[in-house]
This record gives sequence, structure tokens and C1' cells, in this order.
RNA sequence: GCCAACGUGGCUCAGCUGGUAGAGCAGCGCACUCGUAAUGCGCAGGUCAGCGGUUCGAGUCCGCUCGUUGGCU
Repeated sequence: GCCAACGUGGCUCAGCUGGUAGAGCAGCGCACUCGUAAUGCGCAGGUCAGCGGUUCGAGUCCGCUCGUUGGCU
């Protein structure tokens, strides 16, 4: 230099053929316990990497940029 995949809560990842952004773990509160852990219930936490385009509507489709990983030279 060229090609491909990926980028979504603190972490690991779902999100189907465009139509309400979710789960597990972690965190906080309550219950349970002599107490802790475990368990149960609840709560909070997201500019969906950035900019633009298409669309009535974009995490999802298109273009460019940035970043990570892998391959080729």
C1' cells in the first nucleotide's frame, strides 16, 4: 500500500427481512441470614465510533472518515 471482518450500558455480547434499544456479569436498594456469601425481587446506567445520504421511519441500507483485529504484498 491492497482486501476482509468488527465497533451497541463499566465488561462480554444479542438485536432476524428497516418499525419501542435488550440479555448475562458487574453496580445500587430491599427481602432472606446471628452475620457474610449464595438466592429472590426491584432500580439505575446507552449521543448504537464520527459525519453525511436514502427513507414516513436507520443500531440495521449506501458513501466517506477514525479505531481494533486478521490476511496479502
This is a predicted structure of a 73-nucleotide RNA (transfer RNA) from an uncultured Eggerthellaceae bacterium.
It matches the Rfam family "tRNA". Rfam links the family to the GO term triplet codon-amino acid adaptor activity. Rfam's curators write: Transfer RNA (tRNA) molecules are approximately 80 nucleotides in length.
It was read from a public genome assembly.